[in-house]
Large-subunit ribosomal RNA, domain I from a termite gut metagenome, 538 nucleotides, folded computationally.
The full RNA is in RNAcentral, with records from SILVA.
Its mean pLDDT, the model's own confidence on a scale to 100, is 84.
Its Rfam family is "Bacterial large subunit ribosomal RNA". Gene Ontology terms of the family: structural constituent of ribosome and ribosome.
Context: one part of a larger RNA
RNA sequence: GGCGUACGGGGGAUGCCUAGGCUCUCAGAGGCGAGGAAGGACGUGACAAGCUGCGAAAAGCUACGUUUAGGAGCAAAUAUCCGAUACAGGCGUAGAUAUCCGAAUGGGGCAACCUGACAGGUUGAAGACCUGUCAUCUGCGAAAGCAGAGGCAAACGUGGGGAACUGAAACAUCUAAGUACCCAUAGGAAGAGAAAACAAGAGUGAUUCCCUAAGUAGUGGCGAGCGAACGGGGAACAGCCCAAACCAUGUUUGUUUAGGCAGAUAUGGGGUUGUAGGACUGUGAUGUGGACUAUAAUUUGAUAGUUGAAAUACUUGGAAAGGUAUUCCGGAGGAGGUGAAAGGCCUGUAGACGAAAUUGAAUUAUAACCUAACAGUAUCCUGAGUAGGGCGGGACCAGAGGAAUCCUGUCUGAAUCCGGCAGUACCAUCUGCCAAGGCUAAAUACUCCUGAGAGACCGAUAGUGUACCAGUACUGUGAAGGAAAGGUGAAAAGCACCUCGAAUAGAGGAGUGAAAUAGACCCUGAAACCGUACGCUU
Repeated sequence: GGCGUACGGGGGAUGCCUAGGCUCUCAGAGGCGAGGAAGGACGUGACAAGCUGCGAAAAGCUACGUUUAGGAGCAAAUAUCCGAUACAGGCGUAGAUAUCCGAAUGGGGCAACCUGACAGGUUGAAGACCUGUCAUCUGCGAAAGCAGAGGCAAACGUGGGGAACUGAAACAUCUAAGUACCCAUAGGAAGAGAAAACAAGAGUGAUUCCCUAAGUAGUGGCGAGCGAACGGGGAACAGCCCAAACCAUGUUUGUUUAGGCAGAUAUGGGGUUGUAGGACUGUGAUGUGGACUAUAAUUUGAUAGUUGAAAUACUUGGAAAGGUAUUCCGGAGGAGGUGAAAGGCCUGUAGACGAAAUUGAAUUAUAACCUAACAGUAUCCUGAGUAGGGCGGGACCAGAGGAAUCCUGUCUGAAUCCGGCAGUACCAUCUGCCAAGGCUAAAUACUCCUGAGAGACCGAUAGUGUACCAGUACUGUGAAGGAAAGGUGAAAAGCACCUCGAAUAGAGGAGUGAAAUAGACCCUGAAACCGUACGCUU
């Protein structure tokens, strides 16, 4: 020096665990904000650095309800206190307070600071202090003023803009894709929506969503690709209101024969459709129903809670819930905890019950609002710079094509019920429908958030970046990037005391404990790597 054996050091794999995640389900909620939000700064405790809570009334104040013998958060210790039968503390509901910054709003500003005006107050006084008001825009208003807006927030929605990489095995039409992204803006959903629709010789009857039709018909450098509809089956179902004709009233203008007439405008009545309907004329009814709003009652939920069955002995062990024996409850054998593995020990669970206060939903009642028929057909009305057309774009399955349909930048431009639009150029016949005004629940999309529950999901290099004081430490001028880090024990019983030592290091005794090779660098404790002893061997 090598190999081997034993015992250590070192290291933190593995096993076990879970305080945290991940993905869903069912309910709820779907907003907060000038009554000052979201988010912060600074304060606030007996001692107080951090977190949490709170705001100069500052780990809190008040009322009500509920619970209970303990309590002054994480957080042990000390001190000082509160508390016993109507209450300290806990929980819930409703209030009070709520510094400064922040939309930030008296003005300014390098956020958490500086500095005004007016009114009132403190002071002997003040360059000091206290309270209230004072931003802008929009609507209404003569003004005073009143009301509203502004900002934040995860996804889902609608609208306005709108790429490229990529694919086409290059690339230009095309694709990616109306995607990403930007902007505006709304709601708990949004959007769409009660046929100028489809269909086809038969019929359907608003919209939305799902399955299918169907990767079909089509489209396409007919390449890559893109890609319907009719019809069928389901989910859910709900229909309505204006404009106009006509009538009335007010205001106003014109005109007049001074009686009025005509026009404009506002309000009210009326009226709302394609089998045309309505006005108008005549006849007739006073009820029926309703999707919305308000109020009240009832019922049922939410936000604290209450009650809630049933086991003992022996045995192993540090400890029984394990084992053995006998036994009980079950509308409860879900779950968690307890010194190992508990239906009967604890918290609970099934079931039953409960609200002073705030609040959701449903039902009913009342009020408000809306809501019908028949006949006649002379006249009037039925959405105009609209429909349609030309040019240029865009949307549809449809890339300009034979190109209907829809939107419109520009130029044009009808008809008026004996009317008009559509049925994929166009024409005829036939059929369907009535544009150029508006509203509309449900079925659908999503989850920042709350509660309950689930998992052939993870188990600390996994699962969220974060199980731990993490968007922290740290990096960067900045936008931004972004960690590592869990486990003593059943219980701190966390090693009194002694010895060595310079020692509050460390070690040896002693003691605790089932265990201390569980001693805080603390469960288990692999490998690399480093030693000590012994054996063999060069």